[in-house]
């Protein structure tokens, strides 16, 4: 370098006014904000995957594991050898619980975790 085994560390952001109402950061009005990892000839919430989340089977049963299903959203022009990734424009989209109906509030989570850094350590 290269792939293997162990182990440490990190590793999700973000609303205000005014209205109505007994009650809304949830509803209406207006006017903002947010954007996990990996890959794609070039830097990506909405191109192609995984996580996360839900859900059914299996390990007797929990913890947990393992396998499978579900699981959002984009265009146009321009630059260029390459870009649904840039740069202009216009729009879209957001799990589950509680709660006056929520992407931003509170909660499961001081939790998982996609993966990233690095440290040992063996062996070609």
């Nucleotide at each position: 370098a290269u792939g293997g085994a162990u182990c440490u560390u990190c590793g999700g952001g973000g609303c205000g006014a005014g209205g109505u109402g007994a009650a809304a950061u949830u509803c209406c009005u207006c006017g903002g904000c947010c954007g996990g990892c990996g890959g794609u000839u070039a830097a990506a919430g909405c191109c192609c995957g995984c996580g996360a989340g839900u859900u059914g089977a299996g390990a007797c049963u929990a913890a947990u594991c393992u396998c499978g299903g579900c699981u959002g959203a984009a265009u146009c022009u321009g630059u260029g050898a390459a870009a649904u990734u840039c740069a202009g424009a216009u729009g879209c989209c957001g799990a589950c619980g509680g709660u006056a109906u929520a992407g931003g509030c509170c909660g499961g989570a001081u939790g998982a975790g996609a993966g990233a850094a690095g440290a040992u350590u063996a062996u070609a």
The RNA shown here (FMN riboswitch aptamer (RFN element)) has 124 nucleotides and comes from a Calditrichota bacterium. Of the family's consensus pairs, 100% are formed in the model. NCBI's taxonomy places the organism under Bacteria, Pseudomonadati, Calditrichota.